């Protein structure tokens, strides 16, 4: 220093241009004599920052931040 990759709720993956979803976890009821197991509702990310295109961007394009790999 040049090139490629990941980067979404607490954790572990999903969608991949149009109100971001599932799993375990929490919370709260139900069911049990208690606990576990099983059921049922709910909270919780505007998607690494930050420009740009678009009517609309987690989704494209460009920068830049942090990890990985390769390659000099």
């Nucleotide at each position: 220093g040049c090139g490629g990759g990941u980067g979404u709720u607490g954790u572990a993956u999903a969608c991949c241009g149009g109100u971001a979803a599932u799993a375990c976890g929490c919370u709260u009821c139900c069911u049990u004599g208690c606990c576990a197991a099983g059921g049922a509702a709910g909270a919780g990310a505007c998607a690494g920052u930050g420009g740009g295109u678009u009517c609309g961007a987690u989704u494209c394009c460009c920068a830049u931040c942090a990890c990985c790999c390769g390659c000099u």